[in-house]
TPP riboswitch aptamer (THI element) from Magnetospirillum fulvum, 114 nucleotides, folded computationally. Taxonomically the source falls in Magnetospirillum (Bacteria, Pseudomonadati, Alphaproteobacteria, Rhodospirillaceae). Model confidence (mean pLDDT): 78 of 100. The sequence was found by an Rfam model in a public genome assembly. Its Rfam family is "TPP riboswitch aptamer (THI element)". About the family: Vitamin B(1) in its active form thiamin pyrophosphate (TPP) is an essential coenzyme that is synthesised by coupling of pyrimidine and thiazole moieties in bacteria.
RNA sequence: GACAGACCGAAGGGGAGCCUCCGCGAUGGGAGGCUGAGAGGUCGGCAGAUGCGCCGGCGACCCUUGGAACCUGAUCCGGGUCAUGCCGGCGAAGGGAUCGGAAUCACCGCCAUC
Numbered sequence: 001g002a003c004a005g006a007c008c009g010a011a012g013g014g015g016a017g018c019c020u021c022c023g024c025g026a027u028g029g030g031a032g033g034c035u036g037a038g039a040g041g042u043c044g045g046c047a048g049a050u051g052c053g054c055c056g057g058c059g060a061c062c063c064u065u066g067g068a069a070c071c072u073g074a075u076c077c078g079g080g081u082c083a084u085g086c087c088g089g090c091g092a093a094g095g096g097a098u099c100g101g102a103a104u105c106a107c108c109g110c111c112a113u114c
Base pairs, nucleotide, nucleotide: 001107005105007101008100009099010098011064012063013062014061017034018033019032020031021030022029023052024051041058042057043056044055045054046053070095071094072093076089077088078087079086
């Protein structure tokens, strides 16, 4: 010094999969494992065995245009796995949610000294 990072305030966006064992006939599940930041903590409503979830509020977590958080393509392609968006490709594709503050640190510029 400031479009900008960390940080602070407020607002907004988003996902929650796969496998194994056990349990459950109005029961509103339990344990373990894989990847991951996160695989559902809580409240309310509604539902269920081809099932054990769906919707909404709050919470955790991630992301907010310099945007791979996340969605679409996609019941996609290759590899691998018990299995899965597990890994890679696709992807210099398309879509996707932001404003303000501050100036210690980082960063940038300048000056001085060595």